[in-house]
């Protein structure tokens, strides 16, 4: 010294909520804390300590705060011995009265001291006012301490008092006496001042100090009698006080320039004393960007509150200092003042007042009214400390000691403690089971602090003395007994239920809560946190690193100044040497106490209080150190910078000249009818001769290719060609200078385009204008024209998305690559070419590192310094006011009010796009059939109605819920009827009947009577009446809910798990490159795997194979029949059941990558998921259903239940949908005739015969089903007729008979005959379905069901056309792009105008503050002057002098007047934009290519967002082309 380790001590930094569907980031609002001289609200029980007008420096009644000495002096009171008079009394004596020695006591005035102290206040004041640190050699101090000298000798007043007088009163006048420590002369001088000549020794400058000499001047007061107090003078101390200086500490530049006593000097003046302090005079000079002058606010500090600190914020109570003392001046007295409780003057107030005049000053201590959110007692003492006075006793003393008042604040106590579970009632919640309040209470036993009685009773007090106080403490008694509230409880943020409102009430700190299930509003239990307090609100620090020294940013979030040059300033290479100023280490002084920390002490603890040490991080001064900075040195150097000298490349600049294309024109010739224009058209030109073309000319502008991501330039910009003239730059050599340098606050210059001015000059383009379209409109876009301007030449404007949105400069950190300029090797016969190296532009790619991220990355957005700029939440706003510039436009500098809680950035999944690319589908094309035109049937919507119940409303409602409304159904509607109920359960009491049959009433439901009289041995059981729980509701709510269903879509997708990328969100996987129907496979690939989906198993269908064979079949053998598998019998076959085979791209060839796969083929019944069905991922639509069903929750409770009866759901000016008939000859009508499948039946299918034209009816077999039975299939085949018509089409509608089902066909059923015979001749716009056994087209069965089908679900017959293709409509899937959308394009979002409310701005005036400036009046009073007047003390015999007053004049002077300007602010008719405001009106401007890319700067123009010209940026999509870059 330095590392380690032990101990002791103090002391140490937390986030969280909101921007978005998410997410990272910026950023700002807000919260949690602490703290208050605090106030409100709600509560309150005891003590201790402290605090208590923060606003009206607003008035202020009353009282009381500053007096003291009689040991300074006279006087003049009271007391008072001895004494003396008088009455009474015989007398002692009492009792009045005169008088007063020595004393005693009071005190009015003269005199001394004090009143400058102690106490309030914070107005002023930005100051030498404060703090600190020097300095005074430029000074002053009464009372105290020390020390040395003295203290002598006279004078003349005068107040008091006395008389006389003036006023209402304050107060006075006059005369007459008197004392002093009051004034005055002399007179001495240790000593001090001046002055004069000197002499020693000091200092930092003028210059101090000490000695000796000399000339002038200059003291004193006694009192009291004691060893005491005082009095002069000197010198020194102590404390106190003035002046002066460095430093330090508020805002504002929308104050930039101030100043004439200013700055300095001389001579005077004046002060204690320096000084322009003040005068004359002389010089011109000071101060300012390191903020002066001006404005505006403030009393500073010690400290107080916060912060981890740095800091920030404040200056209450303590303490230091300063200023005031109604406002404003001024002096006098002192030691000391320009004096709170003193004086004089102006001035506003306010009292008195006999009206003439006079008092007054609480910002002392109570107190009073004001003002205010808001702040006590008109109290005790002087007992303590402490201050004046005195010699002292002792007076004063609202300083102070104390007490009162208020939770205002900090501590400290208490309201009890211990046991109790029937877990009590009671409150509340409940799933009714219970749970909580809750050991809580009750109820037992137990203390009594606090508070309350009673008793005693300090300290504080050194001899006495005690207001606090009979108080602090102590003992003693009785009793749990007198003592608990407030605020929360959605999340931050500890604490959850109910009832109640129903976007109302009403809450909020933020973010937000409430619209019928509110933990957010109120109540109510219950918890939660604090507790005599507890919230509230206002303030200030903190969190906020959100003004960033510690400790931030600036390519895109707020922010690089359009460049450049350069002026203060700030930084600044290499050595050497001297300084030692910055810097470092010691020391000595200061840094006031009290306050903070620590230890230790005293009040029982605590708050307080008390010692000690730390601390005061600070200045000043000494000493030392020199390594970095600074300073000095006409020191040195050369690596930054510059010169010079070779050579180089360029659209650098500026002037003059010159050239060709091409555009428009003019003139001419040819020439004929149309040019031009547009998506499409017109406007316009053009027979008077356009366009086109060909000649000749005239003029203005601009320069095709070369041309480039390419060159210069500081930017801005710069391009045909030449001469003139000019800046700059790289390259190379290394001669010369010798740090000459960056960078730049103000400043100066350039500075696109539009624009201004003045004069040209216009060929094309072209705002403005004008017509033609275009639309609802179209002040736009597109057309035709067209003016200004675009071009020059001078001058202004100075602003752009003036950008790389990146400020200059230096140095350092990997590469590739390509491009433009120079040098140098190497090669090469020269040239070009090539390679390699270097330096200097200008791209690109990309490691580190950097970023929120995108992204930059040797041309940084990386690591560093160095200077400037700028920025601090969004909107008001780049505006307003002022100022500067400008000819104007307008530029520059630039706020608040008031408003929001977000504005924003990048980066993400999705959703959109009048963005692309791939794909798909009956999507569209290609085709058939159709719908929409007609009648009629079903269904809705609208009407209507006592009802026409109720749902269902784009695709996904509308032949849908209902697979069957005459009654029932039924829910609706009128009418009648019932109320424990049509229906379930239970409890309780009762009865014996209920049900059936029967009659009467009645529209019925029901009621009445009559008959009827259960089972069990008993309990009971079934029924009947009452009562009570309750029952019932197709009554709301699908937006409280379960299920269940549609839809998108049978689309091919939606997602984990691990890894791994990314700060996240998120992404990969799932994207690519082929395929496929398919996220289907294959490859590739930070992926690997795996689930729901897909396919596939599963049903039916089409081929076989095997078995079994009745009710099915019937080849072969038999036997009947008019005829039939009718029979025997058979299993061959069809069939049926059941089990199997078979189809897998398995085989072959072609493409393909050797794959996947795809084409072709073969075989096969079937080929490429064979057809066909069930199967519907994750979700989306608050998508349907509370009326299928189940349910919370509200609502009905003699009705919204429930019973009947009858009407309605069938109701018709109209509209839509969905389907049938059909308009005809591929047909219609008549005969003949053939071939299915699939289902159903016993309350039924009904066969066969009769009847009836028929619907059918009347009788009856067979089947409970491969048996019988509906049951002829129909289109079609064969003949016949009709002949293109409103028809032998078509059938509506009607009218008249009828069946048939059913208690009932009237409203309101099907069906048959007959009779009638509407529309309709193939259907506008539009628009539907179908890709093969499909579409069309034919019939047949089924379910509901008594009956009623053209709807529905099945079933089978006959049977086609088409697909070139994915441009395009719809819909989908993937991938990519934009994005201001996220409730997701049916989004978002602008401005005008309307209405409200809110704060600014302008504005003719108007009103008021503030400095200041001019000139006017000038009080008081200090200085100066002064004729006449007047005066005791000294001189002088007097007279007078000396000196001094009073007045009087004069400079200076506050307040006041009067002017004209400054400034700031009130407030103004009107006016102008801003801002806010569930649902006003007009547009569509942005956000996708926002439908005309969009934005910036100008300029015109327009209802409004906006349009158009000019030039400019990408902050533009998309296609296509160049070039670079990667990889190979």
């Nucleotide at each position: 010294a330095a590392g380690u380790u032990c101990u002791u001590g103090a002391c140490g930094g937390a986030g969280a909520g909101u921007u978005u569907g998410a997410u990272c980031c910026u950023g700002g609002c807000u919260c949690a804390g602490g703290a208050c001289g605090a106030a409100c609200g709600c509560u309150g029980g005891c003590g201790g300590c402290g605090u208590g007008c923060u606003u009206a420096a607003c008035a202020c009644a009353u009282g009381c705060a500053a007096g003291u000495c009689g040991a300074a002096c006279g006087a003049a009171a009271u007391c008072c011995a001895u004494g003396g008079u008088g009455u009474a009394g015989c007398a002692a004596u009492a009792c009045a009265c005169c008088g007063g020695a020595a004393g005693a006591u009071u005190u009015a005035g003269u005199g001394g001291c004090g009143a400058a102290c102690g106490g309030g206040u914070g107005a002023g004041g930005a100051u030498c006012a404060c703090g600190u640190g020097a300095g005074a050699a430029a000074c002053c101090u009464g009372c105290c301490c020390c020390a040395g000298a003295c203290u002598u000798u006279g004078g003349g007043a005068u107040a008091a008092c006395a008389a006389u007088u003036g006023g209402a009163a304050a107060c006075g006048a006059u005369u007459g006496c008197u004392a002093a420590u009051a004034c005055c002369g002399a007179a001495u001088g240790a000593c001090g001042u001046c002055g004069g000549a000197g002499a020693a020794c000091c200092g930092c400058a003028u210059g101090g100090u000490u000695c000796a000499c000399u000339g002038a001047c200059g003291a004193a007061a006694g009192g009291a009698a004691a060893u005491c107090c005082g009095g002069u003078u000197u010198g020194g101390g102590a404390g106190g006080g003035u002046c002066u200086c460095g430093c330090g500490g508020c805002c504002u530049a929308u104050c930039a320039g101030c100043u004439u006593g200013u700055u300095g000097g001389u001579g005077g003046g004046g002060u204690a004393a320096u000084g322009g302090c003040c005068u004359a005079c002389c010089a011109a000079g000071g101060c300012a960007a390191c903020g002066a002058c001006g404005g505006g606010u403030a009393g500073c500090u010690g400290g107080u509150c916060u912060g981890a600190g740095a800091g920030g914020a404040u200056g209450a109570u303590c303490a230091g200092c300063c200023a005031c003392a109604c406002u404003g001046g001024g002096a006098c007295u002192g030691a000391g003042a320009c004096a709170c409780g003193g004086c004089c003057c102006a001035g506003a107030c306010u009292c008195c007042u006999a009206c003439g005049g006079g008092a007054g000053g609480c910002a002392g201590c109570a107190g009073u009214g004001g003002g205010g959110a808001a702040u006590c007692u008109u109290g005790c003492g002087c007992a303590a400390u402490g201050g004046g006075c005195g010699a002292a006793a002792g007076c004063c003393u609202g300083a102070c000691g104390c007490a009162g008042c208020a939770a205002c604040g900090c501590c400290g106590c208490g309201u009890g403690c211990g046991g109790g579970a029937a877990g009590a009632a009671g409150g509340c919640c409940u799933u009714c089971g219970g749970g909580u309040u809750g050991u809580a209470a009750a109820c037992c036993g137990c203390u009594u602090u606090c508070a309350g009685c009673a008793g005693g009773a300090a300290c504080g007090a050194a001899a006495a003395u005690g207001a606090c106080g009979g108080u602090a403490c102590c003992u003693g008694c009785a009793g749990a007994a007198g003592a608990a509230g407030g605020u929360g409880c959605g999340g931050c943020c500890a604490a959850c239920u109910a009832u109640g409102u129903g976007c109302c009430a009403g809450c909020a700190g933020c973010c937000g809560c409430g619209g019928u299930g509110a933990u957010a509003c109120a109540u109510a239990g219950g918890c939660a946190c604090c507790a005599a307090g507890c919230g509230u609100u206002g303030u200030c620090c903190g969190g906020a690193u959100u003004u960033a020294u510690u400790g931030g940013g600036c390519g895109u979030a707020a922010a690089g100044a359009g460049c450049u040059c350069g002026u203060a300033g700030g930084c600044g290479g290499u050595u050497c040497a001297g300084u030692c100023a910055g810097u470092c280490g010691g020391g000595u002084g200061u840094g006031a106490a009290a306050a903070c920390u620590c230890u230790g002490g005293g009040c029982u603890u605590a708050a307080c209080c008390c010692a000690g040490a730390g601390c005061c991080u600070g200045c000043a001064c000494c000493c030392g150190a020199u390594a970095c900075u600074g300073c000095u040195g006409u020191g040195a150097c050369u690596a930054g910078a510059g010169u010079u000298c070779g050579g180089u490349a360029g659209g650098g600049g500026a002037g003059c000249g010159g050239g060709g294309a091409a555009u428009u024109c003019c003139u001419g010739g040819u020439g004929u009818a149309g040019c031009g224009g547009u998506g499409a058209a017109a406007u316009g030109c053009g027979c008077a001769g356009a366009u086109a073309u060909c000649a000749g000319g005239a003029g203005g502008a601009a320069c095709a290719c070369c041309g480039a991501u390419g060159g210069c330039g500081a930017a801005g910009g710069c391009a045909c060609c030449g001469c003139u003239c000019u800046g700059g730059g790289c390259c190379g050599a290394a001669a010369c200078u010798g740090a000459c340098g960056c960078u730049g606050a103000g400043g100066a210059g350039c500075g696109a385009a539009a624009g201004c001015a003045u004069g040209g000059g216009u060929a094309g383009c072209a705002a403005a204008c004008a017509g033609g379209a275009u639309u609802a409109g179209a002040u736009a876009c597109c057309c035709u024209g067209g003016u200004a301007g675009u071009c020059c030449a001078u001058g202004c404007c100075g602003u752009a998305a003036a950008c790389g949105u990146u400020g200059g400069g230096c140095a350092c950190u990997a590469g590739g690559u390509g491009u433009g300029g120079g040098u140098u090797c190497c090669a090469a016969u020269c040239a070009a070419c090539g390679g390699a190296a270097u330096c200097c532009g200008c791209g690109c790619c990309g490691u580190c590192g950097c970023u929120a991220a995108c992204g930059c990355a040797u041309u940084a957005a990386g690591u560093g310094c160095c200077c400037c700029g700028c920025c601090u939440g969004g909107g008001g706003a780049g505006u307003a006011c002022g100022g500067u510039c400008g000819c104007a436009a307008g530029a520059c500098u630039a706020a608040a009010a008031c408003u929001c809680a977000a504005a924003g950035g990048a980066a993400u999944u999705g959703a959109c796009g009048g963005g692309g690319g791939c794909c798909c589908g009956c999507a569209c094309a290609a085709g058939c059939a159709g719908c929409g035109g007609a009648g009629c049937g079903u269904g809705u919507u609208g009407c209507u109605u006592a009802a026409u119940u109720c749902g269902a409303u784009g695709c996904u409602a509308c032949g849908c819920g209902a697979a069957a409304a005459a009654c029932c159904u039924u829910a609706c509607c009128u009418a009648g009827g019932u109320u424990u109920g049509a229906c379930a359960u239970g409890u309780u009491u009762g009865g014996a009947a209920a049900a059936g049959c029967a009659a009467c009433a009645g529209a019925g439901a029901u009621g009445u009577u009559g008959u009827g009289u259960c089972c069990g041995c008993a309990a009971g059981g079934g029924c009947c009446a009452a009562a009570c729980a309750c029952a019932g509701g197709u009554g709301g709510u699908g937006c409280a809910u379960g299920g269940c269903u549609g839809u998108c879509g049978u689309c091919a997708g939606c997602u984990c798990g691990u890894g791994u990328c990314g700060u996240g969100a998120g992404a990969u996987g799932u994207u690519g490159g082929g395929u496929u129907a398919a996220g289907u496979c294959c490859c590739g690939c930070a992926a690997c795997g795996a689930g729901c989906g897909c396919a596939a198993c599963c049903c039916u269908u089409a081929u076989c194979c095997a078995a079994u064979g009745u009710u099915g079949c019937c080849a072969g053998c038999a036997a009947g029949u008019u005829a039939u598998g009718u029979u025997g019998g058979g299993g061959a076959c069809u069939c049926a059941u059941u089990g199997g085979a078979g189809a897998c791209u398995g085989c072959c060839g072609g493409g393909g990558u050797u794959a996947a796969c795809u084409c072709g083929g073969a075989g096969g019944a079937a080929g490429g998921u064979g057809g066909g069905g069930a199967u519907g991922a994750c979700g989306u639509c608050a998508a349907g259903u509370c009326c299928u069903c189940a349910u919370g929750c509200c609502c009905c409770u003699u009705a919204u239940g429930u019973c009947u009866a009858g009407g309605g759901c069938u109701g018709c000016a109209a509209a839509c949908a969905c389907g049938c008939u059909a308009c005809a000859a591929u047909g219609g009508c008549c005969g003949a005739u053939a071939c299915a499948a699939a289902g159903g039946g016993u309350u039924g299918c009904c066969u066969g015969c009769u009847c009836g034209c028929g619907a059918g009816a009347g009788u009856u077999a067979g089947c409970u089903a491969a048996u019988c039975c509906c049951g002829u299939a129909a289109a079609g085949u064969c003949g016949g007729u009709c002949u293109c018509a409103g028809u032998u089409c078509g059938a509506a509608u009607u009218g008249a008979a009828g069946u048939c089902u059913g208690c009932a066909a009237c409203u309101c059923g099907a069906c048959u005959u007959c009779a009638u015979g509407a529309a309709g001749c193939u259907g506008g716009a539009g628009u539907u379905g179908c890709u093969a056994g499909u579409a069309a087209u034919c019939c047949c069965g089924g379910a509901u069901c008594a009956g009623c089908a053209c709807g529905c679900c099945g079933g089978g017959g006959u049977g086609a056309a088409u697909a070139c293709g994915u441009u395009c409509c719809c819909g989908g899937g993937c991938c990519u792009u934009g994005u201001a959308c996220a409730c997701a394009c049916c989004g978002c979002c602008c401005g005008u105008c309307a209405c409200a409310c809110c704060a600014c701005g302008a504005a003719a005036g108007u009103c008021g503050g503030c400095a200041a400036c001019a000139c006017c009046c000038g009080a008081a009073g200090c200085c100066g002057g002064u004729g006449g007047c007047c005066u005791a003390a000294c001189c002088g015999c007097a007279a007078g002098g000396a000196a001094g007053g009073a007045g009087c004049c004069g400079u200076c002077g506050a307040a006041g007047g009067u002017g004209g300007g400054g400034u700031c602010g009130g407030u103004g008719a009107u006016u102008g934009g801003g801002g806010u405001g569930a649902a006003g009106u007009c547009g569509u401007a942005a956000c996708a290519a926002g439908g005309u890319a969009g934005c910036c700067g100008u300029a015109c123009c327009g209802g409004a967002a906006g349009g158009u010209g000019c030039g400019g940026c990408u902050g533009g999509a998309u296609c296509a082309c160049c070039u670079c870059c990667u990889u190979u």

A computed fold for a 1528-nucleotide RNA from an Actinomycetes bacterium, annotated as small-subunit ribosomal RNA. Rfam family: Bacterial small subunit ribosomal RNA. Its family is annotated with ribosome and structural constituent of ribosome in the Gene Ontology. The prediction has a mean pLDDT of 84.